[in-house]
C1' cells in the first nucleotide's frame, strides 16, 4: 500500500421484546435485554421501501423515515500478502 480474513488477541455494535419520552404516522431518543454483525462505524449521494400532517381530490403526493435494504463515498481495530 491492497482489502481477499484460516486461526487468535484487545474489544466494539445491538434485533425482537419490556418501560418511559418525542412524533400526524412511518419512526427516533434512553434504559434493560440479546437476534445477530469484520465495519450493524459515519454520510440520505443514487436506487428500493414506509408513512401521508399538509397539499390535492378519492386516490395520489415528501420536504418525514429507514445506513440492520441494496449499491457508492469517507473513516477505522487486529491479521493475512
Nucleotide at each position: 500500500a491492497g482489502a481477499a480474513u484460516a486461526a487468535u488477541a484487545u474489544g466494539g455494535c445491538a434485533a425482537a421484546c419490556u418501560g418511559c419520552c418525542u412524533g400526524a404516522a412511518a419512526a427516533g431518543g434512553c434504559a434493560g435485554g440479546a437476534c445477530g454483525c469484520a465495519a450493524a462505524g459515519u454520510u440520505a449521494u443514487g436506487g428500493g421501501u414506509c408513512u401521508a400532517a399538509g397539499g390535492u381530490u378519492u386516490a395520489c403526493u415528501a420536504u418525514g423515515a429507514u445506513c440492520g435494504c441494496c449499491a457508492a463515498a469517507c473513516u477505522g481495530c487486529a491479521g493475512c500478502u
Molecule: c-di-GMP-I riboswitch aptamer
Organism: Clostridia bacterium